[in-house]
This is a predicted structure of a 98-nucleotide RNA (SAM riboswitch aptamer (S box leader)) from a pig gut metagenome.
Its mean pLDDT, the model's own confidence on a scale to 100, is 84.
Its Rfam family is "SAM riboswitch aptamer (S box leader)". About the family: The SAM riboswitch is found upstream of a number of genes which code for proteins involved in methionine or cysteine biosynthesis in Gram-positive bacteria.
The RNAcentral record of the sequence draws on MGnify.
RNA sequence: CUUAUUACGAGCGGCUGAGGGAAUAGGCCCUGUGAAGCCCGGCAACCCGGCAAUGACCGAAGGUGCUAAAUCCUACAGAUUUAUUUCUGAAAGAUGAG
Numbered sequence: 001c002u003u004a005u006u007a008c009g010a011g012c013g014g015c016u017g018a019g020g021g022a023a024u025a026g027g028c029c030c031u032g033u034g035a036a037g038c039c040c041g042g043c044a045a046c047c048c049g050g051c052a053a054u055g056a057c058c059g060a061a062g063g064u065g066c067u068a069a070a071u072c073c074u075a076c077a078g079a080u081u082u083a084u085u086u087c088u089g090a091a092a093g094a095u096g097a098g
Stems, first nucleotide, its partner, number of pairs: 001098006011040001013039003019030003024075004041067003046063002048059003071092001076089004
């Protein structure tokens, strides 16, 4: 850079011990009834394996990923509302594959 996905799912475990929810701003949350991190467990099924099948099917050994809240919400554009309301799209981000 290209492309696909991004409202589903996943612990009452162990170690540890103060912060965390990407960045900036605003909001709203989580957290000593234990944050982040590590280990174990789990989820999912992108790569992967199976099958006659380029799959809407099955699987899960291996490579990633994920495991509060929609990617926690808004920020830009369009439409809409009494409204700071609601909806759609984009941007940005995240993850996989190339």